Predicted 3D model of a 115-nucleotide RNA (SAM riboswitch aptamer (S box leader)) from Psychrobacillus lasiicapitis. The model forms 97% of the base pairs in the Rfam consensus. Model confidence (mean pLDDT): 82 of 100. The sequence was found by an Rfam model in a public genome assembly.
């Protein structure tokens, strides 16, 4: 980098260093010297690993699968729904290609696995 699967409306700082940008991209709309991004610490969460309890299966155990719980490990996250949006369909409104809502998709992010 590509592919597969799962998740994405919950949750999390009045901290320290530093000092101008940031919210992937488009169009919007926002955040930011009352401190952006980054780093550190803290926190959240429970994808993987580990452990607890229970259930089921048969190959009968240091087993497998599922559910519940824990949080010392590997990641991740810590403004706004992935901030909204983009493509398609339906319904409604409006009336010349527009708005609203819903559903699906695309794109993106994260984890686990494969190449």
């Nucleotide at each position: 980098c590509u592919c597969u699967u799962a998740u994405c409306a919950a949750g999390a700082g009045u901290a320290g260093c530093u000092g101008a940008g940031g919210g992937a991209c488009u169009g919007g709309c926002c955040c930011g010297a009352u401190g952006a991004a980054g780093c550190u610490c803290g926190g959240c969460a429970a994808c993987c690993a580990u452990c607890u309890a229970c259930a089921u299966a048969c190959u009968a155990g240091u087993u497998a699968u599922g559910u519940u719980g824990a949080a010392a490990g590997g990641u991740g996250c810590u403004a706004a729904a992935u901030c909204c949006u983009g493509c398609a369909a339906a319904a409604c409104a409006a009336a010349u290609g527009u708005g609203u809502u819903u559903u699906g998709g695309a794109a993106g992010a994260u984890a686990a696995g494969a190449g």